[in-house]
The RNA shown here (Bacterial large signal recognition particle RNA) has 268 nucleotides and comes from a Solirubrobacteraceae bacterium. A source record names the gene ffs. Taxonomically the source falls in Solirubrobacteraceae (Bacteria, Bacillati, Thermoleophilia, Solirubrobacterales). It matches the Rfam family "Bacterial large signal recognition particle RNA". The family's RNA type in Rfam is non-coding RNA gene. The literature on the family includes a 2003 paper in Nucleic Acids Res by Rosenblad et al., "SRPDB: Signal Recognition Particle Database". RNAcentral holds the sequence, with entries from ENA and MGnify. The prediction has a mean pLDDT of 75.
RNA sequence: CCGUGCUAGGCGGGGAGUUAGCGGUGCCCUGAACUCGCAAUCCGCUCAAGCGAGGCCGAAUUCCCUCCAGAGGGGCGAACCACGCGGCGCGCCCCGCCGGCUGGGGCGUUGAUGGGCAGGGUCCCACGCGAUGCAGGUCCGCGAACCAGGUCAGGUCCGGAAGGAAGCAGCCUUAAGCGGGUGCCGGUAGGCGCGACGGGAGCUCCCUGACCGGAGCCAGCAGCCGGUGGCGGCACCGCGGGGCGGUGCUUCGACAGAGGGUGCACGG
Numbered sequence: 001c002c003g004u005g006c007u008a009g010g011c012g013g014g015g016a017g018u019u020a021g022c023g024g025u026g027c028c029c030u031g032a033a034c035u036c037g038c039a040a041u042c043c044g045c046u047c048a049a050g051c052g053a054g055g056c057c058g059a060a061u062u063c064c065c066u067c068c069a070g071a072g073g074g075g076c077g078a079a080c081c082a083c084g085c086g087g088c089g090c091g092c093c094c095c096g097c098c099g100g101c102u103g104g105g106g107c108g109u110u111g112a113u114g115g116g117c118a119g120g121g122u123c124c125c126a127c128g129c130g131a132u133g134c135a136g137g138u139c140c141g142c143g144a145a146c147c148a149g150g151u152c153a154g155g156u157c158c159g160g161a162a163g164g165a166a167g168c169a170g171c172c173u174u175a176a177g178c179g180g181g182u183g184c185c186g187g188u189a190g191g192c193g194c195g196a197c198g199g200g201a202g203c204u205c206c207c208u209g210a211c212c213g214g215a216g217c218c219a220g221c222a223g224c225c226g227g228u229g230g231c232g233g234c235a236c237c238g239c240g241g242g243g244c245g246g247u248g249c250u251u252c253g254a255c256a257g258a259g260g261g262u263g264c265a266c267g268g
Base pairs, nucleotide, nucleotide: 001268002267003266004265005264006263009057010056011055012030013029014028015027020046021045022044023043024042034054035053036052037051038050063261064260065259066258067257072252073251074250075249076248080243081242083240084239085238086237087236091234092233093232094230095229096228097227098226099225100224101223102222103221105218106217107216114212115211117209118208119207120206121205122201123200124199125198127195128194129193130192132189133188134187136185137184138183139180140179141178142177148173149172150171151170156165157164158163
């Protein structure tokens, strides 16, 4: 070096998840890779072999190690999107207030703003009126076994008689009282409304009148400018929990590629 027969080993690997952790069943990726049975409130194991049964390959294209590679998965951060909460009043918008300028308008020498005077509006007291409430009277109804009235049948009493007397029931009427009603009458109550005269207060504001004086005054509209405020809306800032696909960092990492390593026996 060649041949034959064996052995270690191999006949897929990885990610997330689960788990104290590891392997597997289930999900996903890779891509082609023996068969059957089992496994989720599961089947096994403890630095980690899926378990059981069978079959094939076998020291190299196939086993082991290292490098490279990068499908795919995970984590984090920033950015973006929408939402929620809070802040900010610096910016824009909206709403409001104040001041100024411009334009147009109205009043004013038949007298503006202003000034003092008088009166009124205002407030209090007193008074009056009205309405309301309350009780009373008037009005209506009821209302007395006898102790209210009238009339008093019957009966009773007096009388010789004529006649007379008292008088129950009934009927009529009424008193006290009870009830109704609120038209009228007078009273009263506290509030309400109104008011001529009167007394007082006040005069910030408004109105009226005459006087002084002699040229301004007015409110609102439109535009612009400045200031200020606000429940606000947008923007901005911060926080929170979500979403998305690409990117950045990090982690694991299949396929593919490169290099290295690994036996035993017999015969030639």